[in-house]
RNA sequence: AGAGUUUGAUCCUGGCUCAGGAUGAACGCUAGCGGCAGGCCUAAUACAUGCAAGUCGAACGAGGAGCCUCAACACUUGUAUUCGUACUCGUGCAGAGGAUUUCCUAGUGGCGAACGGGUGAGUAACGCGUUGGUGACCUGCCCCGAAGAGGGGGAUAACUCCGGGAAACUGGAGCUAAUACCCCAUGUGGUCACGGUAUUUAGAAAACCGUGUCUAAAGGAUGCUUUGCAUCCGCUUCGGGAGGGACCUGCGUCCCAUCAGCUAGUUGGUAGGGUAAUGGCCUACCAAGGCUUACGGGUAGGGGACCUGAGAGGGUGACCGGCCACACUGGGACUGAGACACGGCCCAGACUCCUACGGGAGGCAGCAGCUAAGAAUCUUCCGCAAUGGGCGAAAGCCUGACGGAGCGACGCCGCGUGAACGAAGAAGGCCGUGAGGUUGUAAAGUUCUUUUCUUGGGGAGGAAUAAGCCCUGCAGGGAAUGGCAGGGUGAUGACGUUAACCGAGGAAUAAGCCCCGGCUAAUUACGUGCCAGCAGCCGCGGUAACACGUAAGGGGCGAGCGUUGUUCGGAAUUAUUGGGCGUAAAGGGCGCGUAGGCGGAAAGCCAAGCCUGAUGUGAAAUACCCCGGCUCAACUGGGGAAACGCGUUGGGAACUGGUUUUCUUGAGUAUAAGAGGGGAUGUUGGAAUUCCAGGUGUAGGGGUGAAAUCUGUAGAUAUCUGGAAGAACACCGGUGGCGAAGGCGAACAUCUGGCUAUAUACUGACGCUGAGGCGCGAAAGCGUGGGGAGCAAACAGGAUUAGAUACCCUGGUAGUCCACGCUGUAAACGAUGUACACUAGGAGGUGGGUGGUAGCAUUCAUUUCCGUAGCUAACGCGAUAAGUGUACCGCCUGGGGAGUAUGCUCGCAAGGGUGAAACUCAAAGGAAUUGACGGGGGCCCGCACAAGCGGUGGAGCAUGUGGUUUAAUUCGAUGAUACGCGAGAAACCUUACCAGGACUUGACAUAUACCGGAAUAGUACAGAGAUGUACUAGCUGCUUGCAGUCGGUAUACAGGUGCUGCAUGGUUGUCGUCAGCUCGUGCUGUGAAGUGUUGGGUUAAGUCCCGCAACGAGCGCAACCCCUGCUAUCUGUUACCAGCACGUUAAGGUGGGGACUCAGAUGGAACUGCCGGUGACAAACCGGAGGAAGGUGGGGACGACGUCAAAUCAUCAUGGCCCUUAUGUCCUGGGCUACACACGUGCUACAAUGGCCGGUACAAAGCGCAGCGAGACGGUGACGUCAAGCGAAUCGCAAAAAGCCGGUCUCAGUACGGAUUGAAGUCUGAAACUCGACUUCAUGAAGUUGGAAUCGCUAGUAAUCGCGCAUCAGCAUGGCGCGGUGAAUACGUUCCCGGGCCUUGUACACACCGCCCGUCACACCACCCGAGUUGGGGGUACCCGAAGUCGCUAGUCUAACCCGUAAGGGGGGACGGUGCCGAAGGUAUGCUUGGUAAGGGGGGUGAAGUCGUAACAAGGUAACC
Repeated sequence: AGAGUUUGAUCCUGGCUCAGGAUGAACGCUAGCGGCAGGCCUAAUACAUGCAAGUCGAACGAGGAGCCUCAACACUUGUAUUCGUACUCGUGCAGAGGAUUUCCUAGUGGCGAACGGGUGAGUAACGCGUUGGUGACCUGCCCCGAAGAGGGGGAUAACUCCGGGAAACUGGAGCUAAUACCCCAUGUGGUCACGGUAUUUAGAAAACCGUGUCUAAAGGAUGCUUUGCAUCCGCUUCGGGAGGGACCUGCGUCCCAUCAGCUAGUUGGUAGGGUAAUGGCCUACCAAGGCUUACGGGUAGGGGACCUGAGAGGGUGACCGGCCACACUGGGACUGAGACACGGCCCAGACUCCUACGGGAGGCAGCAGCUAAGAAUCUUCCGCAAUGGGCGAAAGCCUGACGGAGCGACGCCGCGUGAACGAAGAAGGCCGUGAGGUUGUAAAGUUCUUUUCUUGGGGAGGAAUAAGCCCUGCAGGGAAUGGCAGGGUGAUGACGUUAACCGAGGAAUAAGCCCCGGCUAAUUACGUGCCAGCAGCCGCGGUAACACGUAAGGGGCGAGCGUUGUUCGGAAUUAUUGGGCGUAAAGGGCGCGUAGGCGGAAAGCCAAGCCUGAUGUGAAAUACCCCGGCUCAACUGGGGAAACGCGUUGGGAACUGGUUUUCUUGAGUAUAAGAGGGGAUGUUGGAAUUCCAGGUGUAGGGGUGAAAUCUGUAGAUAUCUGGAAGAACACCGGUGGCGAAGGCGAACAUCUGGCUAUAUACUGACGCUGAGGCGCGAAAGCGUGGGGAGCAAACAGGAUUAGAUACCCUGGUAGUCCACGCUGUAAACGAUGUACACUAGGAGGUGGGUGGUAGCAUUCAUUUCCGUAGCUAACGCGAUAAGUGUACCGCCUGGGGAGUAUGCUCGCAAGGGUGAAACUCAAAGGAAUUGACGGGGGCCCGCACAAGCGGUGGAGCAUGUGGUUUAAUUCGAUGAUACGCGAGAAACCUUACCAGGACUUGACAUAUACCGGAAUAGUACAGAGAUGUACUAGCUGCUUGCAGUCGGUAUACAGGUGCUGCAUGGUUGUCGUCAGCUCGUGCUGUGAAGUGUUGGGUUAAGUCCCGCAACGAGCGCAACCCCUGCUAUCUGUUACCAGCACGUUAAGGUGGGGACUCAGAUGGAACUGCCGGUGACAAACCGGAGGAAGGUGGGGACGACGUCAAAUCAUCAUGGCCCUUAUGUCCUGGGCUACACACGUGCUACAAUGGCCGGUACAAAGCGCAGCGAGACGGUGACGUCAAGCGAAUCGCAAAAAGCCGGUCUCAGUACGGAUUGAAGUCUGAAACUCGACUUCAUGAAGUUGGAAUCGCUAGUAAUCGCGCAUCAGCAUGGCGCGGUGAAUACGUUCCCGGGCCUUGUACACACCGCCCGUCACACCACCCGAGUUGGGGGUACCCGAAGUCGCUAGUCUAACCCGUAAGGGGGGACGGUGCCGAAGGUAUGCUUGGUAAGGGGGGUGAAGUCGUAACAAGGUAACC
């Protein structure tokens, strides 16, 4: 950094897809180790169990235990023993006492429990972030400073007693303590009120002075030289600090306008209440304000940061640290420095549990764990050793914070699974025809190492310090063993069998996953056969799959690898950086104009923007750079830079802005001129049309491709006269004019808008654009009222057609016209927004001006064409820009779904404006290119048509094909380009088919080994034959056991007309003997491509000439080759015979000749060469002469690049597949010859231009020894018998026929025609039954010139006549050749067919046999509407009203204080009552959003359904809006 994918190819537009990174992930396969991190993203579902917040006895009373002393009693150890006991050790225990002490327990009291930990439901908010403010505030513990701590009092828990209750818990009476509570004093201070001083401020806020008022306190421990003093920890008041909190504030903070208006405590004021404090925070009253991306809806904890990216951005908000919110759901306060309180309280609700049914208890979004949901997320672990927190003077206690371990490859990082040597390149696998290749130094093997592993051993660091002890110093004090500070020493380790290290053992314990068609690194074989399957996109798979599956090999990564999801990137595919809008998506139909945005020249001032310096902040972590620590790395420590932002402050003044003054060039005004279908109203006019009336007049008119409907003898059409009506204005008329656009066309008048040039004067930036808004706005349409001639949707009829709800025709109503009102859209287009400026020219049009006598020159406005630079994907645009810039507005973001649904809005309606999604496709599209095609155009050619001649199609027969039949009717060829084709000969053979009978190394080839002998011939028997059996005869060479040859056996192999012509070679057909098809270099184009090859002529021809950014060349054309036509020379037998000679019945028969014919060789000849004309002076054409032949003389061979997957695997060859006692081979017989029928190609005819009979003439080219066969004889004949000659210019086939001469037939199914059939024969052949040809006699069918349609032929041609040859034993109407006789016609290119060139259109490229549209039918999918039905959410009104704060009240009770001797009273308090507010709940109502739904609707998708043919070509009626 790009790549694939739209096309036949190209460029562009444009979407889709891929390669990269990341992840709290999941799934599949696999798995050796370690380090560091992270681990319920879903149901803020419900939770069993344990733990997560306590601590202080140095605040207090009490209880218990321990301890000490005494101690009755019991037991016990040991010693001594006079066995009575004594002493001693220890234990238990009744009891008494003690206090100096230790521990435990509930309670009072203090501090903590508001931290730490969890979660992200709610919240779009001053919630968060950032910047400021508080002159509007609070602050426990901690630090500093100042001052104090005097004297009293009354209670109450615990406890005891008596009760209630199942329990939770609770009532009454009595006793008691405090650092609990209360009162008084003191008042450094502080609060409040008042007065004063001077300064500051936006603001009486702070400071100072004075007076008055109110306001404090508590002890505990230790030490001592103890009526006390000291110290420490506490206590009270005040001031300050630190840290924490509260409130206010500028700015920033998601989507929807299909949410556009919202708001009554609402906005402000006054007064009060409330709070730590400002404030409608709350209340009363007054005013009527306030907000504008508001209000509403959806979604969401926000930030540091994390991922990605070059960046700008985009996405995210796990872990870590700061903030907020929440703690089952909702409400509420209490306590407190701090809460409206996760492990507190009260109430309501839902749920769960207990219950004796009366009533109670609970809240894991703490750590583990369970359940549920889900694709998915862990142990009911260890420890307070470290760090931190709470309490305490401390020891210490508590701490699921935390430190660790466990589980899971979830991620990042690191290590390993061995290393070296090792070629017989082993075996095996795979590939290959083989040689061989590959796996592969890979393995084995040898040598070595030991990270890891197993086992054993010792063994860091995390530990700092506490108490205690020691030392030193300091302060105060009268002193002390007390206090403070520093140093030393000094317990304690969950992890932990730690890390690291050492010894021993042994290659030992350790490799997979994905991919291999392109993108994208890496290929072969087999299997499968549009099946199974793959696929991220393009796309693979229908018998040779590099794409499926497997194997081998290869590539990639590696304890992982793939897949899936998500996100950024690539994507400049939302474009600020950094895109566009003529035709690809996209300029509003047009104007006026509001807000807004932008704005001419000069000067002064200001300093908001802007630039710059300083400074505060921008937490830490992260990221970046540098240096360190774990062996490295991940990870982590330290330092730095950065942090683009915000605040404060100093400076600057170019630009923007503000303000002041001025200017005239932008803009405008006035006057003097001009052009115009600009608009409105009114009046007038002629032509045409139709109608009415009348005249003339007679049979049609009208209409069409052709017709008909229609009209007319009741008088039309036509024509003349008169009249009526409505609409539109010919000619002029024009890429001419005017208008903003829509649009405007007879003439005149009136009213009126805009425009233009020049000149002068004036105003002095007054300007440009323009979201909303307002107005105008073709046609059609709508409403009301008129009008209505023509035209004409709908409708009717007639045609056309398969149909014709169309095109064509005849009619015809709305409408078209007018007035008023509505609609508001068009391909409303220049598909091009408006304004201004700048940037070569040339040629016109319209309207003006200036100069000049004029030709003309110049200038302004407007309009059209060409064109430079430039732009553009190209086409094209090009001063009227699509060029270069500026300003502002509108619009676009793949195709379809869809301008649809829904909502809103406008409209009388029709409908308009705004305007989605699901789903679906990998394209849709623009411009240009090459082809192909067109019921597009131009030019040209061809027996293409036309003009002619003769046929086919009808008949019979022959032959081929289809079909049918069959055991088989072998196979192939199938529009042209199959069908008398392969086949140039199917009775057997051929033969490939069928039936039956046989063979299996084979009918045929090669090789080897062994055995045997020849091969072969003959005979007999069996058999349909193949074949089998038996017998007889029977080898060669020699180096003497070999070679040749043959047979048999065996093995390799043979064989296949079996399949695939869509795997192929070769060959062939066709377009087409058409004139085309290409290349090199150059040039043009971004490119595909173009040019050349087009153009003007000409030709049979891309033949030639000329021109030309082309110049040349190749394959084709032509020529060179063959035959034929004329001629010369030479040669001369078998051909020939003029002259000479001989000779015959007739003969070149003979001698001879080389003249002629002829044969065969070699030459000549024809080239538009000559003349005239035309043409451009060319090429060439036309005519003519000469010539045997004249413009290619005639004919043949010869077939460019290519097309049809054309034909052929059955000529041959050949890949692959298949068969192998058969799909091979042999044999006999049958079939290919069938026959209702259909078609092609032919033959013979239908007759008199003929048939028959007789006579008679003239060819060419061929063929012949298993042959042609003269001649003679026989036979009616086919033919037979005998037989000469000839391997052929010698002999033979061989007679040519039509023709000509004569005769006959006389128009008929015939003396035409010959099919068919009968009989008898001939020939070939082993053999003519199926199934040959011919002959003779007899028979004598159809057929009397052929419907629609269709074929051949342009001259020695058609037509007609016979002859020959190949094949071949025999068989020809077919094929290939040969000659004889021998025409007609061609005006011409409109039409049919085919072809060539140029051009045009195209939505075609499998290329018109193309493409493609809509309904209907079927299946599936998503969606819309929907009577209803069922949830969620929030709103309004009302009802009810818990807890609770606040207020009121004086019913009950009442220790502290006050008055009073007392009784009693006061004050205060508690309970009670009550009022406002108030959650949940209820009722009503409408809104919003889901689920579901009978039925209805269109849409999308879908190998081969139906109907038509709408579009693309002039798409057959141009298309479209």
Predicted 3D model of a 1521-nucleotide RNA (small-subunit ribosomal RNA) from an uncultured bacterium.
The sequence is in RNAcentral, with records from ENA and SILVA.
Its mean pLDDT, the model's own confidence on a scale to 100, is 83.